Context: one part of a larger RNA
RNA sequence: AGUGAACGCUGGCGGCGUGGUUAAGACAUGCAAGUCGAGCGAUUUUUGUAGCAAUACAAAGAGAGCGGCAAACGGGUGCGUAACACGUGAGCAAUCUGCCCUUAAGACCGGAAUAGCCCAGGGAAACUUGGAUUAAUACCGGAUGUGGAGGAGUCAGGCAUCUGACUUCUUCCAAAGCUUGUAAUGGCGCUUAAGGAGGAGCUCGCGGCCUAUCAGCUAGUUGGCGAGGUAACGGCUCACCAAGGCUAAGACGGGUAACUGGUCUGAGAGGAUGAUCAGUCGCACUGGAACUGAGACACGGUCCAGACACCUACGGGUGGCAGCAGUUUCGAAUCGUUCACAAUGGGGGCAACCCUGAUGGCGCGACGCCGCGUGGGGGAUGAAGGUCUUCGGAUUGUAAACUCCUGUCAUUGGGGACUAAUGGCCAGGCUCAUACCCUGGUUUGAAUUAACCCAAAGAGGAAGCAGUGGCUAACUCUGUGCCAGCAGCCGCGGUAAUACAGAGACUGCAAGCGUUACUC
Numbered sequence: 001a002g003u004g005a006a007c008g009c010u011g012g013c014g015g016c017g018u019g020g021u022u023a024a025g026a027c028a029u030g031c032a033a034g035u036c037g038a039g040c041g042a043u044u045u046u047u048g049u050a051g052c053a054a055u056a057c058a059a060a061g062a063g064a065g066c067g068g069c070a071a072a073c074g075g076g077u078g079c080g081u082a083a084c085a086c087g088u089g090a091g092c093a094a095u096c097u098g099c100c101c102u103u104a105a106g107a108c109c110g111g112a113a114u115a116g117c118c119c120a121g122g123g124a125a126a127c128u129u130g131g132a133u134u135a136a137u138a139c140c141g142g143a144u145g146u147g148g149a150g151g152a153g154u155c156a157g158g159c160a161u162c163u164g165a166c167u168u169c170u171u172c173c174a175a176a177g178c179u180u181g182u183a184a185u186g187g188c189g190c191u192u193a194a195g196g197a198g199g200a201g202c203u204c205g206c207g208g209c210c211u212a213u214c215a216g217c218u219a220g221u222u223g224g225c226g227a228g229g230u231a232a233c234g235g236c237u238c239a240c241c242a243a244g245g246c247u248a249a250g251a252c253g254g255g256u257a258a259c260u261g262g263u264c265u266g267a268g269a270g271g272a273u274g275a276u277c278a279g280u281c282g283c284a285c286u287g288g289a290a291c292u293g294a295g296a297c298a299c300g301g302u303c304c305a306g307a308c309a310c311c312u313a314c315g316g317g318u319g320g321c322a323g324c325a326g327u328u329u330c331g332a333a334u335c336g337u338u339c340a341c342a343a344u345g346g347g348g349g350c351a352a353c354c355c356u357g358a359u360g361g362c363g364c365g366a367c368g369c370c371g372c373g374u375g376g377g378g379g380a381u382g383a384a385g386g387u388c389u390u391c392g393g394a395u396u397g398u399a400a401a402c403u404c405c406u407g408u409c410a411u412u413g414g415g416g417a418c419u420a421a422u423g424g425c426c427a428g429g430c431u432c433a434u435a436c437c438c439u440g441g442u443u444u445g446a447a448u449u450a451a452c453c454c455a456a457a458g459a460g461g462a463a464g465c466a467g468u469g470g471c472u473a474a475c476u477c478u479g480u481g482c483c484a485g486c487a488g489c490c491g492c493g494g495u496a497a498u499a500c501a502g503a504g505a506c507u508g509c510a511a512g513c514g515u516u517a518c519u520c
Stems, first nucleotide, its partner, number of pairs: 001519003005516005012372006018365002020330001025328003029325003034069003039066002043062008076283003086207007095200003100196007108142004118131005147173002149170009177188003209255003216246003221243004226238003258280004262273004285306005308319004336362001338361003344358001345356004375405004385396004409461001411456005419447001423443007464509005469490003475504005485492002
């Protein structure tokens, strides 16, 4: 000098930050991922029209189901990991890529089911069995296929088990429509291919902990050939062959640990550290596994095993806060079971809009930093009281009283933005157009009556903590008598203690001041 601090005494206000460092212990309750009717059929509610009625048609909704996209992001945490995990540089002639952007082309004809609904049944429940029936941008078959894939050949380039162009062959590989309107060009989607953007995967060089009271380690081990596997290279896996590979520049083993930008300290070199914020990685009750998908071996998905907890009609089931709040335990120690999607960002949707404990706000804590205040001027009889005293006085001390002012903050009353537009809706223009764009109008604020401004009243409501032997700024009296006690070091205390305790005075900081712990 510093801290995510804690403890003691004390405590007025505001701004900005920050807050489970321990038990990756266990968790009640609520919420944290949905959305689309412009993909689909059935059901149902209301209203209107027609009808005697049954019913039919139209419009506006509702909640399940099939289907699509999202759920791999965002948010948490640091268990594991000494490793291509991270940082940095280089590479993949060894790769993949949904949504988005650019370009080109296509979108034809058919079919069989199934959830839901209905019927029947089992079960305490979770849920489940059978039958009948129905749709699609769900599924299947055929056609087309610029193009891709595989084989053969020619040419060109290259160090190449490589690349490009062209020709030819093949039995392989696509598609989906919806909506509004028109004479037609529209909007939102679908399929294929090429390129881009962004993302992901893989490889290599270098770099950064302790330990030799760890000296030898290694059989898929090191390499080759072949096969399998992967989006892709590779002992990644397997068969066969060879006997290699690493190591004192520390292999192997053990301990500890997420890494970095940074942060703290220091003149620097260095040392310590990795909370908050940002990038990367790992993990999601413990261990294992795959499925779906462009992407996971998936925190709020599935399956298996285990521990724990809960429900049960004892047959069987259910759960996973290291999401946000909150509870309990542990601990010296760390907050509200709050408001809102108004803004920013994200998911879905043509859109309106819906969702969003991301985020934006408010709340709590002197935990930190910064700012402000607790009054200002005058005022000597140097009042009273306290303390000391050589009893003369000295000091507290312009301090108070008294007097003249001011009005920050807090209090009360009134006014009161910005964050909001490039968003939404309506109208007009342009236009094929309900698209895009332009113009005008109107509307949308959780925070919030808070910020800020004005006014009112009245010095009124606002100072403590530690120290005073030396280091180290600041001294006297009383009490105690090696006792009681102090102490960071030296050391004080046994009858005149500036070192203990109290008082007065003084010193240093100040809404804080000290102590403890840790780092330089």
A computed fold for a 520-nucleotide part of an RNA from an uncultured bacterium, annotated as small-subunit ribosomal RNA, 5' domain. The coordinates come from a structure-prediction model, not an experiment, and the mean pLDDT is 83.